Predicted 3D model of a 140-nucleotide RNA (FMN riboswitch aptamer (RFN element)). Its mean pLDDT, the model's own confidence on a scale to 100, is 79. It was read from a public genome assembly, where an Rfam model found it. Rfam family: FMN riboswitch aptamer (RFN element). From the family's description: The RFN element is a highly conserved domain that is found frequently in the 5'-untranslated regions of prokaryotic mRNAs that encode for flavin mononucleotide (FMN) biosynthesis and transport proteins. This element is a metabolite-dependent riboswitch that directly binds FMN in the absence of proteins. In Bacillus subtilis, the riboswitch most likely controls gene expression by causing premature transcription termination within the 5' untranslated region of the ribDEAHT operon and precluding access to the ribosome-binding site of ypaA mRNA.The FMN riboswitch structure, reported in present an FMN-bound six-stem junction, adopts a butterfly-like scaffold, stapled together by opposingly directed but nearly identically folded peripheral domains.
RNA sequence: AAAAAUCUUCAGGGCAAGGUGAGUCCGCGAUGCGGGUAAUUCCUUGACCGGCGGUAAAGUCCGCGAGCCGGAAAAAACUUUCCGGCAGAUAUGGUGAAAUUCCAUGACCGACAGUAAAGUCUGGAUGGCAGAAGAAACCG
Numbered sequence: 001a002a003a004a005a006u007c008u009u010c011a012g013g014g015c016a017a018g019g020u021g022a023g024u025c026c027g028c029g030a031u032g033c034g035g036g037u038a039a040u041u042c043c044u045u046g047a048c049c050g051g052c053g054g055u056a057a058a059g060u061c062c063g064c065g066a067g068c069c070g071g072a073a074a075a076a077a078c079u080u081u082c083c084g085g086c087a088g089a090u091a092u093g094g095u096g097a098a099a100u101u102c103c104a105u106g107a108c109c110g111a112c113a114g115u116a117a118a119g120u121c122u123g124g125a126u127g128g129c130a131g132a133a134g135a136a137a138c139c140g
Stems, first nucleotide, its partner, number of pairs: 006135005015046005023037006047120002049110002051064004059108002067086008090106005112123003
């Protein structure tokens, strides 16, 4: 100096206002009518958020993780591991050697479960993880 292994710490953000009224409760002169309550999910308006690595600095490029589905193996069980599949969305102009990454303008997207239909509520999750930083010692 380089490589491999070990350990420690860290590792996801974000909503309001107005409207409607499924359901439910109460009353009545009841196959109905009236009233109360009722959506952070529906409708309208206006906001807000953006995991990790790569690359000219990226929610939209390439890849990974998380998530969902199927299969196999191990285990008394909880569960763990492996394999396969599914998996959203960007244009125009400018600068430049180089940018779907910067600047300007206009768009678009968002796992699963719960619940009145959810990127922003609640939950699995005081979890896991792509990875990031650090530590000391040993061997060659």